[in-house]
Context: one part of a larger RNA
RNA sequence: CGUUGGAAAUUUGAGAGGAGCUGUCCUUAGUACGAGAGGACCAGGAUGGACACACCGCUGGUGUACCAGUUGUCUUACCCAAGGCAUCGCUGGGUAGCUACGUGUGGCAGGGAUAAGUGCUGAAAGCAUCUAAGCAUGAAGCCCCCCUCAAGAUGAGAUUUCCCAUCGCUAUAAGCGAGUAAGAUCCCUUGAAGACGACAAGGUUGAUAGGUCCGAGGUAGAAGCGUGGUGACACGUGAAGCUGACGGAUACUAAUCGGUCGAGG
Numbered sequence: 001c002g003u004u005g006g007a008a009a010u011u012u013g014a015g016a017g018g019a020g021c022u023g024u025c026c027u028u029a030g031u032a033c034g035a036g037a038g039g040a041c042c043a044g045g046a047u048g049g050a051c052a053c054a055c056c057g058c059u060g061g062u063g064u065a066c067c068a069g070u071u072g073u074c075u076u077a078c079c080c081a082a083g084g085c086a087u088c089g090c091u092g093g094g095u096a097g098c099u100a101c102g103u104g105u106g107g108c109a110g111g112g113a114u115a116a117g118u119g120c121u122g123a124a125a126g127c128a129u130c131u132a133a134g135c136a137u138g139a140a141g142c143c144c145c146c147c148u149c150a151a152g153a154u155g156a157g158a159u160u161u162c163c164c165a166u167c168g169c170u171a172u173a174a175g176c177g178a179g180u181a182a183g184a185u186c187c188c189u190u191g192a193a194g195a196c197g198a199c200a201a202g203g204u205u206g207a208u209a210g211g212u213c214c215g216a217g218g219u220a221g222a223a224g225c226g227u228g229g230u231g232a233c234a235c236g237u238g239a240a241g242c243u244g245a246c247g248g249a250u251a252c253u254a255a256u257c258g259g260u261c262g263a264g265g
Stems, first nucleotide, its partner, number of pairs: 001152001005163007015149004021049007033038001051106005059100004066093005071086006110144003117137004166178004183261004187203005208254003211250005217243003224237005
C1' cells in the first nucleotide's frame, strides 16, 4: 500500500515445512523343518542405541555486584575492625538465569491408492492364459493421519463484538480538506521478549520497575561484650551476621502533564 466504511478479537486451511531410523532379549518353541548338527516364519511382549523436541523438580557445570577462609603489601594515626591492589590475588561453597553429563516425551497404531509380485473370472485363439473388458491382494515407498507455519490464498476467505452518520471548499465525483468516534500510537515504568524494530505486562481507577518489610534459598556461626587460657585461640551471647537475579506484601520513588493518527460507506 492492497484486501471497497473504520476498528478489536477468534478462526478455516489452499499451500509449505518437519518427523519417518534401528539393535538385543523373552514367549510362542528347542515347536515346524532336519539323520543329526542346527533351527525358524507368523504372532505377542520387554528393554536399549542414535536422533529430535521440551524442561531445570533430581544429579552436576557455570554463576567477575552472594557468603566464608587465607597470603603479600598499602591506607584508615596505633590496637581492633575494615577497605584497595595482586588472574575474581588464591582457596572452599553457592541463589536466579543459562545449561548436559541430568529427566520427560516422540517414531506407534490406523485408513486410501499403488510398485514388483501373487491371484479370480475371461476371451481374442471351442483349449490354455492374472488382461484384452472386469475384479482382488500387495511395500520402510506415495496420499492422509501426527507436529509447526500459513488469507499478499491479489482467488486477499469466515465468525463475533465495538464506532457511527459533523464541518468547509468545489470540478457535484466512490472528489479534496478539517475536527472527531471505536481504536491505535508517540512518550514513560518494564519483561521468563529482544541486535534495532517487533512481541508481552503496565502507566495513579496503578503492584510495571526500584526501594522498604517479611520470607525462600545461599554461606556458616558477624561485630561488640563476657568467660577461660601466659599465648596462639576456644566457648557463650546466637542456626548468629551478611545476602545479586527468586516469592509475597507495601504507593515511599518513578510510570506526570500531554501530543499525534484514526470512518462518513

The part of an RNA shown here (large-subunit ribosomal RNA, domain VI) has 265 nucleotides. Its mean pLDDT, the model's own confidence on a scale to 100, is 89.